Small-subunit ribosomal RNA, central domain from Spermatozopsis similis, 342 nucleotides, folded computationally.
Its mean pLDDT, the model's own confidence on a scale to 100, is 87.
A source record names the gene rrs.
The RNAcentral record of the full RNA draws on ENA and SILVA.

Context: one part of a larger RNA
RNA sequence: UUGGGUGUAAAGCGUCUGUAGGUGGUUUCGGAAGUCGAAUGUCAAAUCCCAGGGCUCAACCCUGGACCGGCAUUCGAGAACUCCGAGACUUGAGUAUGGUAGGGGCAAAGGGAAUUCCCUGUUUAGAGGUGAAAUUCAUAGAGAUAGGGAAGAACACCAGUGGCGAAGGCGCUUUGCUGGGCCAAAACUGACACUGAGAGACGAAAGCUAAGGGAGCAAAUAGGAUUAGAUACCCUAGUAGUCUUAGCCGUAAACGAUGGAUACUAGAUGCUGCCAAAAGCGGUGUCGUAGCUAACGCGUUAAGUAUCCCACCUGGGGAGUACGGACGCAAGUCUGAAACUC
Repeated sequence: UUGGGUGUAAAGCGUCUGUAGGUGGUUUCGGAAGUCGAAUGUCAAAUCCCAGGGCUCAACCCUGGACCGGCAUUCGAGAACUCCGAGACUUGAGUAUGGUAGGGGCAAAGGGAAUUCCCUGUUUAGAGGUGAAAUUCAUAGAGAUAGGGAAGAACACCAGUGGCGAAGGCGCUUUGCUGGGCCAAAACUGACACUGAGAGACGAAAGCUAAGGGAGCAAAUAGGAUUAGAUACCCUAGUAGUCUUAGCCGUAAACGAUGGAUACUAGAUGCUGCCAAAAGCGGUGUCGUAGCUAACGCGUUAAGUAUCCCACCUGGGGAGUACGGACGCAAGUCUGAAACUC
């Protein structure tokens, strides 16, 4: 390489949009590129195969012959399929119409509980913390309690194997702007589709830059304990950070460890959306048939049966390292070996 694979053994890009490319519904006519048939030429000799012959046989050698197949040219075929051209169709896809659910996104405004701090009143010797303590706070009045004020962050209950979103993710209320989905009916377009190398966009947390903000929490750090030690676990403090705006970073067990699309293949039972209801359609769970799987398990939301397209894997370590390149302010990210060794 061929082949075989990718839930857990190595392996699905974090997710989407989309260029080239690959693949592509039903039907009519035409073409004849693929396809199919034939002829000619060629594919050195030797070798292989077949027939005959020569060494006493054989190996070996000699003579003759061909199949199959490749390529090129020419002539043809049109049954089927692919393709090309022209035309038609409506089931795929989309548009319009009428409904509808939703923590989908962005912005603005508002709200209450709690926490901390400040002021004032009442009260008085403790409070806090732990396995036990201490560091700590407190007669300069702490803690407790009542009233007032300020600030920042997060939104209890509802809340749900419930909803929405491509994923990351999204949860107080109201308003504005805005994306997508689902259902019904079937008006319109008429294959406009699927996938997608490159490319582009989005992308938790942490981290970085600048300007704000800073209640609580809390890496680092300090102290108190514990301990043989304790650069920890426990406690008292506490800075970055966590929050906002603008920009960067581009990674995660970014997980369903399961790429996307289409079709087909028993059911049962929850929740959810459309629907007056039923039926039906869309989603989300549990169990399970056939089948699959090394097993576990999967099982109409497939890991079943098939087709199309992309990505990726090829023993462990060395190593996601070195070198080179690209990107980044940096941290680093992406691409990504070999020697050697088992």